[in-house]
Molecule: RNase P RNA; transfer RNA
Organism: Candidatus Nanopelagicaceae bacterium
RNA sequence: CGAGUCGCCCGGAUCACCGCGUUAAGAAAUUACCGAGGAAAGUCCGGACUCCACAGAGCAAAGCGGUGGGUAACGCCCACCCGGAGCAAUCCGCGAGCAAGUGCAACAGAGAGUAAACCGCCAAUGAAAAUUGGUAAGGGUGAAAAGGUGGUGUAAGAGACCACCAGUACAUGCAGCGAUGUGUGUAGCUAGGUAAACCUCGCUUGGAGCAAGACCAUGUAGUUAACGUUUGAGGGCUGCUCGCUCGAGUUAACGGGUAGGUUGCUUGAGUUUGUUAGCAAUAACAAACCUAGAUGGAUGGUGAUCGAUCACAGAAUCCGGCUUAUAGGGCAACUCAAUUA
RNA sequence: GGCUUGGUAGCUCAGUUGGUACGAGCGAACGACUGAAAAUCGUUAGGUCGCCGGUUCGAUCCCGGCCCAAGCCAC
Numbered sequence: 001c002g003a004g005u006c007g008c009c010c011g012g013a014u015c016a017c018c019g020c021g022u023u024a025a026g027a028a029a030u031u032a033c034c035g036a037g038g039a040a041a042g043u044c045c046g047g048a049c050u051c052c053a054c055a056g057a058g059c060a061a062a063g064c065g066g067u068g069g070g071u072a073a074c075g076c077c078c079a080c081c082c083g084g085a086g087c088a089a090u091c092c093g094c095g096a097g098c099a100a101g102u103g104c105a106a107c108a109g110a111g112a113g114u115a116a117a118c119c120g121c122c123a124a125u126g127a128a129a130a131u132u133g134g135u136a137a138g139g140g141u142g143a144a145a146a147g148g149u150g151g152u153g154u155a156a157g158a159g160a161c162c163a164c165c166a167g168u169a170c171a172u173g174c175a176g177c178g179a180u181g182u183g184u185g186u187a188g189c190u191a192g193g194u195a196a197a198c199c200u201c202g203c204u205u206g207g208a209g210c211a212a213g214a215c216c217a218u219g220u221a222g223u224u225a226a227c228g229u230u231u232g233a234g235g236g237c238u239g240c241u242c243g244c245u246c247g248a249g250u251u252a253a254c255g256g257g258u259a260g261g262u263u264g265c266u267u268g269a270g271u272u273u274g275u276u277a278g279c280a281a282u283a284a285c286a287a288a289c290c291u292a293g294a295u296g297g298a299u300g301g302u303g304a305u306c307g308a309u310c311a312c313a314g315a316a317u318c319c320g321g322c323u324u325a326u327a328g329g330g331c332a333a334c335u336c337a338a339u340u341a
Numbered sequence: 342g343g344c345u346u347g348g349u350a351g352c353u354c355a356g357u358u359g360g361u362a363c364g365a366g367c368g369a370a371c372g373a374c375u376g377a378a379a380a381u382c383g384u385u386a387g388g389u390c391g392c393c394g395g396u397u398c399g400a401u402c403c404c405g406g407c408c409c410a411a412g413c414c415a416c
Base pairs, nucleotide, nucleotide: 002336003335004334005333007331008330009329010328012306013305014304015303016302017301018300020035021034023032024031025030037312041323042322044321045320046319047318048317049209050208051207052206056242057241058240059239061205062204063203064202065201066080067079068078069077070076081095082093083092084091085090096200097199101198102197103194104193118139119138120135121134122133123132124131125130147165148164149163150162151161152160166190167189168187169186170185171184172183173182174181175180213263214262215261216260222254223253224252225251226250227249234246235245236244257416258415270289271288272287273286274285275284276283277282307310342414343413344412345411346410347409348408351367352366353365354364360398369385370384371383372382373381391407392406393405394404395403
């Protein structure tokens, strides 16, 4: 200097004036503090919180799936193992089991799974055509055809047998917490694919959601049908059953009324800095700080200066992740190739 | 804010143990019938199965992520 990989951060800045929202002070005028994000988004996972039996039993159903660790928890994160891609840095993997059972594989092909004889090869019969038998080494079909190479063997062939290589199962040594790696021996054992097909194994899961829930206030008109009142309708409670519990009304159709306020509500698995432990995710300790809380819903406008013409986008109970969108800019690390020293 | 359902031809809907990519009705075009039309009959065209990835030999279907549309909630 060129090509590439990967991690993190910023997301216009400063000042003045006016305006908006919460809170606090004040009798009032008014004053003071604070005022969107890395994704506030999608609502895809996991929790906190609330109510329903403080959560019961069985079946069913759903989710997860290498190992170890982190965490309140997770389908998230970190480290490692294995497989795949790449010269490499590095990246990707819903990564248990098809050697328990069942199913599926269109078209093509002789045959698609207890293998199979279309062409070919070989033998017998035959004048020939052909017929019968043997054969998976070769051809052809297909996404996929039952280890590979060489030899022995044979009528021709074949793990039928042998050597080496690849894999599998069993036994076992060493290293590692473990997944696993690496040796040794035995067995010709060679068993195809698909579980994001049913299923099997292991682990996990009660239901609903802040329009949850609690309190106050306002207002109403019933009619019809079905079931039921201790012989228990219907609900809590979910897909079913049991069990527990509330229980005199419930359900459906039509019709009528109120749709206001308070609370939940923001101090929290919180933020910043430092130290220590750890490869890391993260954890512990100390100090300092308080940083939106609306309910027709606030965060905007104007001017000045500079970068430069302004990315994606905006809280609604709160956190931890994941995913998706994102103009432009900054910082750090690593790999390959070439040149120079 | 939370929860649920759907997207297949121009329109309304089927379909699916995963198999040459799937139909029906209406509509469109052309032809026949008619003096001319309508109706009727016949033929034909028309599909990125909302989009992007993954699993699989193969995806409308199975799995994940986006986009769009619709519905429900208080006393």